[in-house]
Context: one part of a larger RNA
RNA sequence: AUCUCCUUUAGGAACUCGGCAAAUUAACUCCGUAACUUCGGGAGAAGGAGUGCCUCGUUAGGGUGACGUUUUUCAACUGAGCUCGAGGAGGCCGCAGAGAAUAGGCCCAAGCGACUGUUUAUCAAAAACACAGGUCUCUGCUAAGAUGAAAUCGAUGUAUAGGGACUGACGCCUGCCCGGUGCCGGAAGGUUAAAGGGAGGGGUUAGCUUCGGCGAAGCUCUGAACUGAAGCCCCGGUAAACGGCGGCCGUAACUAUAACGGUCCUAAGGUAGCGAAAUUCCUUGUCGGGUAAGUUCCGACCCGCACGAAAGGCGUAACGAUUUGGGCACUGUCUCAAGGAGAUGCACG
Numbered sequence: 001a002u003c004u005c006c007u008u009u010a011g012g013a014a015c016u017c018g019g020c021a022a023a024u025u026a027a028c029u030c031c032g033u034a035a036c037u038u039c040g041g042g043a044g045a046a047g048g049a050g051u052g053c054c055u056c057g058u059u060a061g062g063g064u065g066a067c068g069u070u071u072u073u074c075a076a077c078u079g080a081g082c083u084c085g086a087g088g089a090g091g092c093c094g095c096a097g098a099g100a101a102u103a104g105g106c107c108c109a110a111g112c113g114a115c116u117g118u119u120u121a122u123c124a125a126a127a128a129c130a131c132a133g134g135u136c137u138c139u140g141c142u143a144a145g146a147u148g149a150a151a152u153c154g155a156u157g158u159a160u161a162g163g164g165a166c167u168g169a170c171g172c173c174u175g176c177c178c179g180g181u182g183c184c185g186g187a188a189g190g191u192u193a194a195a196g197g198g199a200g201g202g203g204u205u206a207g208c209u210u211c212g213g214c215g216a217a218g219c220u221c222u223g224a225a226c227u228g229a230a231g232c233c234c235c236g237g238u239a240a241a242c243g244g245c246g247g248c249c250g251u252a253a254c255u256a257u258a259a260c261g262g263u264c265c266u267a268a269g270g271u272a273g274c275g276a277a278a279u280u281c282c283u284u285g286u287c288g289g290g291u292a293a294g295u296u297c298c299g300a301c302c303c304g305c306a307c308g309a310a311a312g313g314c315g316u317a318a319c320g321a322u323u324u325g326g327g328c329a330c331u332g333u334c335u336c337a338a339g340g341a342g343a344u345g346c347a348c349g
């Protein structure tokens, strides 16, 4: 000097991103215990009191239950002995009686997630995942679906079943838009492949010829019309499918604002609820609370850059090694450092 510990006057978070770390608390019995609540909880809430030993003295009370008595039995009565044992009164000692050790710090408000669980073996335990519950959708059994060549799983199950997707207890709810994309249904018309079809055309040449050409059959190359499914176009439906949910101008007898009106556009123009929010740029918005002083926090306002209803909205008791703010207690975190124990390193010897 470092590490691991112990102690500390006065103060007590002034430390610090932050009470990180440490300290406080701690057992048992009794008293007492709020908001809120899903009536179970919250709760060991909080906050208090007591605790040793001796004597009375164990007939407070409890457990077991011998002998005996009554009785035919069942049973009833008596209740010795053993044992557990509060409470009370009096006294004794110490600084101290849960005498050492082991043994919750607590409260208030808010966010998120309902909860118990799960997770990045080796920097993240969480608000992430899961979850019970909700909804949509597929699947009629040789099921859908998965793997694959098959076996197989699904399932020795059968729609109260199984697969997929989203949401995520519970409470109150879940608005408008089907124009686009997807999915489902429809089949009149349009378009449309292979295939069928074979009008027509070309090559070749028996033959004919006015010598220019024409040209049967066959072979061969090509080939129009027409027939021709799904799909697409088309017509409907569907948003707890993918998704989307406006602009400008004017207007009230102070001003300001605009219940109201006009106009343009749209498939429809954001409903309820919430809102400077885990979302707010401007922004430390403004007001109120808390502090002597508060970019954080809480309550409001609404001008929502850019909340919003199962990529759910808003609440919510309980729960959380969760996040934020505050308070009490407590402390070497600090003012500001000191002393001590052990270990290690270094220096001198």
Stems, first nucleotide, its partner, number of pairs: 001344008010335002014333001019330001027051005036041001038169001052092005061084004068077003093097001105328007112320002117129002133167007145153002170315004175245003180242002182238005189233003195227002200222005207214002246264005273307001274304001285301005
Predicted 3D model of a 349-nucleotide part of an RNA (large-subunit ribosomal RNA, domain IV) from a sediment metagenome.